This is a predicted structure of a 192-nucleotide RNA (FMN riboswitch aptamer (RFN element)) from Paractinoplanes maris. The coordinates come from a structure-prediction model, not an experiment, and the mean pLDDT is 79. The sequence was found by an Rfam model in a public genome assembly. The source organism's lineage runs through Bacteria, Actinomycetota, Micromonosporales, Micromonosporaceae and Paractinoplanes.
RNA sequence: ACGCGCUGGCGGGACUCGGUGAAAUUCCGAACCGGCGGUGAUCCGAUCUCUGGAUGUGUUUCCAGGGUUCGGUAAGCCCGCGACCCGGACGUCGUUCUGCGACGGACGGUGGACCUGGUGAGACUCCAGGGCCGACGGUUGAUCAAGCCCUUCUCAGGCUCGGUCAGACAGUCCGGAUGGGAGACAGCGCGU
Numbered sequence: 001a002c003g004c005g006c007u008g009g010c011g012g013g014a015c016u017c018g019g020u021g022a023a024a025u026u027c028c029g030a031a032c033c034g035g036c037g038g039u040g041a042u043c044c045g046a047u048c049u050c051u052g053g054a055u056g057u058g059u060u061u062c063c064a065g066g067g068u069u070c071g072g073u074a075a076g077c078c079c080g081c082g083a084c085c086c087g088g089a090c091g092u093c094g095u096u097c098u099g100c101g102a103c104g105g106a107c108g109g110u111g112g113a114c115c116u117g118g119u120g121a122g123a124c125u126c127c128a129g130g131g132c133c134g135a136c137g138g139u140u141g142a143u144c145a146a147g148c149c150c151u152u153c154u155c156a157g158g159c160u161c162g163g164u165c166a167g168a169c170a171g172u173c174c175g176g177a178u179g180g181g182a183g184a185c186a187g188c189g190c191g192u
Base pairs, nucleotide, nucleotide: 001192002191003190004189005188006187007186008185010183016030017029018028019027032171033134034133035081036080037079038078043072044071045070046069048067049066050065051064052063053062054061076132077131085109086108087107090104091103092102093101094100095099114130115129116128117127118126136175137174138173140166141165142164143163144162146160147159148158149157
């Protein structure tokens, strides 16, 4: 240094102003955000070297340009992966036990979005311009009926469930999630 194993913590960002409205960080106008690995003509640094020029003549110093090698850096929409969702061998637990339920789960499936111009030998990555995309569940009001809370009782008020009518639609809010995770890093052990 590389490979394998174990352990450890780490491992996602973003709603601001105005409009409509009973109600919107959800709609409309503008604004805002971009996980991991790869690729990569960006940019920065180091390194060796070549060419040209200046200076000097000592085997010097400086400037410009090209190339080598190394390190850092560079894509939401190019390739692959993760998250979410669906299925699920099998395992554990519970039970009213050929069944059903809960939890975990190898593995499989699904899985969003880019063009134009410029430069150039070469760009979906650079520069300029204009576009596009983003899991699942939740979210408002009126009215009627029932139950409950509160109250000595009633009225008023609140909550739950159901019916009817109208409505408002989330990348950014709330929740599963103090979860999971691609992976990067560190330590230890073994091997080469």